[in-house]
Context: one part of a larger RNA
Molecule: small-subunit ribosomal RNA, 3' major domain
Organism: marine sediment metagenome
RNA sequence: UGACGGGGCCCCGCACAAGCGGCGGAGCAUGCGGCUUAAUUCGAUGCAACCCGAAGAACCUUACCUGGGUUUGACAUGGUGGGUCUAGCUGUGGAAACACAGUGUGCUUACGCGCUCAUCACAGGUGGUGCAUGGCUGUCGUCAGCUCGUGUCGUGAGAUGUUGGGUUAAGUCCCGCAACGAGCGCAACCCCUGUCCUAUGUUGCCAGCACGUAAUGGUGGGGACUCAUAGGAGACUGCCGGGGAUAACUCGGAGGAAGGCGGGGACGACGUCAAGUCAUCAUGCCCCUUAUGUUCAGGGCUGCACGCAUGCUACAAUGGGUGAUACAACGGGCAGCGAUCCGGCAACGGUGAGCGAAUCCCUUAAAGUCAUCCUCAGAUCGGAUUGAAGUCUGCAACUCGAGUGCAUGAAGUCGGAAUCGCUAGUAAACGCAGAUCAGCAGGCUGCGUUGAAUACGUUCCCGGGCCUUGUACA
Numbered sequence: 001u002g003a004c005g006g007g008g009c010c011c012c013g014c015a016c017a018a019g020c021g022g023c024g025g026a027g028c029a030u031g032c033g034g035c036u037u038a039a040u041u042c043g044a045u046g047c048a049a050c051c052c053g054a055a056g057a058a059c060c061u062u063a064c065c066u067g068g069g070u071u072u073g074a075c076a077u078g079g080u081g082g083g084u085c086u087a088g089c090u091g092u093g094g095a096a097a098c099a100c101a102g103u104g105u106g107c108u109u110a111c112g113c114g115c116u117c118a119u120c121a122c123a124g125g126u127g128g129u130g131c132a133u134g135g136c137u138g139u140c141g142u143c144a145g146c147u148c149g150u151g152u153c154g155u156g157a158g159a160u161g162u163u164g165g166g167u168u169a170a171g172u173c174c175c176g177c178a179a180c181g182a183g184c185g186c187a188a189c190c191c192c193u194g195u196c197c198u199a200u201g202u203u204g205c206c207a208g209c210a211c212g213u214a215a216u217g218g219u220g221g222g223g224a225c226u227c228a229u230a231g232g233a234g235a236c237u238g239c240c241g242g243g244g245a246u247a248a249c250u251c252g253g254a255g256g257a258a259g260g261c262g263g264g265g266a267c268g269a270c271g272u273c274a275a276g277u278c279a280u281c282a283u284g285c286c287c288c289u290u291a292u293g294u295u296c297a298g299g300g301c302u303g304c305a306c307g308c309a310u311g312c313u314a315c316a317a318u319g320g321g322u323g324a325u326a327c328a329a330c331g332g333g334c335a336g337c338g339a340u341c342c343g344g345c346a347a348c349g350g351u352g353a354g355c356g357a358a359u360c361c362c363u364u365a366a367a368g369u370c371a372u373c374c375u376c377a378g379a380u381c382g383g384a385u386u387g388a389a390g391u392c393u394g395c396a397a398c399u400c401g402a403g404u405g406c407a408u409g410a411a412g413u414c415g416g417a418a419u420c421g422c423u424a425g426u427a428a429a430c431g432c433a434g435a436u437c438a439g440c441a442g443g444c445u446g447c448g449u450u451g452a453a454u455a456c457g458u459u460c461c462c463g464g465g466c467c468u469u470g471u472a473c474a
Stems, first nucleotide, its partner, number of pairs: 001474002003471003007468002010465004015458002019422004026313008034304002042053002064299007073122001077121008088103006106113002124288002127286003133282002135277003138273001140271001145184006151160003164175003190265004195233007205222002209220003236259001239253005315415001319374007331362003336355002341350003381412001386407002389404001391402002428450007
């Protein structure tokens, strides 16, 4: 000087407390461990691995296994020598790849291009090492810290500044001070959102004026309003009062759409964990080179006494069923979205208008509201499992896809110890869209709808910050 202390002082955080809803019990989905296996490819392992890489394993992917092929190679560049047999089609070898046989004979500037054979350099490796590395990332932590120059003090390691008194979300600002300044961080500048103004009105809108319809901005028209797209205004403790040291600031109030950082995002200091990644990519070294390369078919990654993690669905009446009816936003669409009409109980099929989209479509949002049945029971709760039937995608749904109707109707009556999230348009509840994608979403990323309770407080648990103290630790 640090680090540490079941040392002290002060302070903060959904850290506790106060509340609301869960997880832990059940069934299922998904990931992991374990076991099994020819293979169940590999990585990630306290927080910070475990719906993680994977924004989507039937084949492909695919790296694994079994078997069949191939060896200048699936891919790149170049050298030497030769051929003109290309591609494709047919047959045989269980399938394919591939091999053999038959058929076939590209462009053309003809010593060529392309293709191909032989050969040589070389290619290739998701083989190893993340403890050789770059890059990228997680974490402490959006915590308020981490440093430097000059000066001063100290023999020196170092100290000072950065400590102190206040204050703040903040090393934020004020005051003081052997310090004076500065840098990286904080904040602001950026984006979205909340109010208003101006401009512009089509594909958007419809108040007033006409026309028309069973009905609809449907039509003429209009720019008021909504909205869209640009450009501006607006919030700064600016104003008033109290407190404070006359300061920084703080408490209350006014006006205001918004008030003291308005709400949200992007943004992550010096560093820590030899943290993660050689399987995104790049790369040193090592290793393989008729194989650890490459290709094809089938299988596996989906196996199942079990354990864990994250979710979904429930156990019901604030509910379940049936009928009627209301209101979104974000988005996506041409090998696409697909209206309408017809068929089917339905999944869906046929038809195929319109739309490269503020125009058309996905697109009836659902919870909600109204009416009615059910009456506390393993039930009209719950839907696992299973049977036969049928649909869609796709070369192909056996291993191993997702829907549909019929039948079947399991566990489960609110969950031990323990444990998680959340402070407001939040939690909880409800649906919708998108990426990936032929098909496959209980996951993820967004979007809106309905919309709470509670916070006395900082004694305690956890993590963190400043100062101080002890230390036989570095």